[in-house]
Context: one part of a larger RNA
Molecule: small-subunit ribosomal RNA, 3' major domain
Organism: uncultured prokaryote
């Protein structure tokens, strides 16, 4: 100078406390370990691995086994030779493949030939999800949106190094005010950038409808440009105004006005650096390794096992409930290898149908908790649904190993969960439904929307984790 301390001041976070919901217990669903296994392919391992990579494993993806097969090699350049190219149809086989026989004979030439493809043949070479993330780029986590980390030039000090950066007072914030042997700047902060919430201006279809008519009663039609709204441009918030405290300062408290008030709400932004932190399997790359094989192709099967452990989740265990009957009210988005309407079959899943849509136009699309009304009346039940048997649907060459969904009958643990633990301060938790991304077909799992919509927070003793200041050290 750092580090560490069951050292001492100051401060700050859902970190304690205070509420409310949870996991830990039950069944599923999902990742791990573990076992198993021809193969269950690899990596991710405390916070910062474990619904992670993987926004979606029947085939393919696939990297793994097993069994067939290939070696200039599935895909590249480069030489040599021949045959245009390209289709078509039989046999063998699981298939890659291997044979066989027909069609076809193009375009440019200076007739040498060349373009483009295809066979075959030689080495140069390709190959490699193979090793090393402790040999590396790049990207990434974390500490953490914590308030810090540094530098010139002065000055003090033999020197390491100090100071600045430290006090005093504030802030979220090294944020700003005074003070000061320092006096500037830099990366950080904060502000510029997105988007919410309010008005104005302009524009008015596919969107809107208040006032007139007209009506098939459907903003449908005539028309309106007011409101809704869309989507360009402004305006608004600055401690700007007042009263207080304060060191006349920064600032803090009240208050006014305003749609919003003191960073308005959320995002996007991640300093110096630490963890040899993750990744050679997303690419790139040193070095090593394999070259008839650690390269490629195929066809089956694994990545779906299962005495058990664990993590994250989804249903519940009911009456603030379950059922059935009426009824209301969103947003965010996708749609032409889609979206799929009315109408018809079908108890459904779903079929048929075939309109409009390349979309503010037509579709997905009935939002669902909600409310109104009737039944259940505390039981393992009209809670709950897993499992199982049986019919089926859709996708796809193809649901046997293994797919989702749909009806019938089955109708299992479970009566609120031990020590322990987790998230959450506001339109937040909790609870309701919706959509998309991947993707033929498969979400409880991820990323968004919106709808209903709360308790608490005295405080900083304590736990945790972090910053400043200062004190010990036989620690670097």
């Nucleotide at each position: 100078u750092g580090a560490c301390g069951g050292g001492g001041g100051c401060c700050c976070g859902c970190a304690c406390a205070a509420g409310c919901g949870g996991u830990g217990g039950a069944g599923c669903a999902u990742g791990u370990g573990g076992u198993u296994u021809a193969a269950u392919u690899c990596g991710a391992u405390g916070c910062a691995a474990c619904g992670c990579g993987a926004a979606g494993a029947a085939c393919c993806u696939u990297a793994c086994c097993u069994a067939c097969c290939c070696u200039u090699g599935a895909a590249a350049u480069c030489c040599u030779c021949g045959g245009a190219a390209u289709c078509u149809u039989c046999u063998a086989g699981a298939g890659a493949u291997a044979g066989a026989a027909g069609a076809g004979u193009g375009c440019c030439u200076u007739c040498g030939g060349g373009a483009a493809u295809c066979g075959a043949g030689u080495g140069a070479c390709a190959g490699g999800u193979g090793c090393u993330g402790c040999a590396u780029g790049g990207c990434u986590g974390u500490c953490g949106u914590c308030a810090g980390c540094u530098c010139g030039u002065g000055u003090c000090g033999u020197g390491a190094g100090a100071u600045g950066u430290u006090g005093g007072g504030u802030u979220a914030a090294g944020u700003c005010c005074c003070g000061u042997a320092a006096c500037g700047a830099g990366c950080g902060c904060a502000a510029c950038c997105c988007u919410u919430a309010u008005c104005c201006u302009u524009a008015g279809u596919u969107g809107c409808c208040a006032g007139c008519g007209a009506u098939u009663c459907g903003g449908u039609c005539g028309g309106g440009a007011a409101c809704u709204c869309u989507a360009a441009g402004g305006a608004g918030a600055c401690u700007g105004c007042c009263g207080g405290u304060g060191a006349u300062a920064a600032a803090c408290c009240g208050g006014a006005g305003g749609a919003a008030g003191g960073u308005g709400g959320g995002g996007a932004u991640g300093a110096c650096g630490u963890c040899a932190a993750a990744u050679c399997a997303u690419c790139a790359u040193g070095g090593c390794c394999c070259u008839u094989a650690c390269g490629a192709g195929u066809a089956g099967g694994g990545c779906u096992a299962c005495a058990c452990a664990c993590g994250u989740g989804c249903u519940a265990c009911a009456a603030u409930g379950g059922g059935c009957a009426g009824u209301a009210c969103a947003a965010c988005g996708g749609g032409u290898u889609g979206c799929c309407a009315a109408g018809c079959c079908g108890c459904a899943a779903g079929g048929u149908g075939g309109a409009g849509c390349u979309a503010a136009u037509c579709u997905c699309a009935u939002a669902a908790a909600g409310c109104u009304g009737c039944u259940c009346u505390c039981a393992g039940u009209c809670c709950g649904g897993a499992u199982u048997g049986g019919a089926g649907u859709c996708u796809g060459c193809a649901a046997c190993u293994c797919g989702a969904c749909u009806c019938c009958a089955u109708g299992a643990a479970g009566u609120u969960g031990g020590a322990a633990u987790c998230g959450c301060u506001a339109g937040u938790a909790a609870u309701c439904g919706c959509g998309a991304a991947u993707c033929a077909g498969a979400a409880u799992g991820u990323c968004g929307c919106g709808g209903u919509g709360a308790a608490u927070a005295c405080g900083u003793u304590c736990c945790c984790g972090g910053g400043c200041c200062u004190u010990g050290u036989a620690c670097a």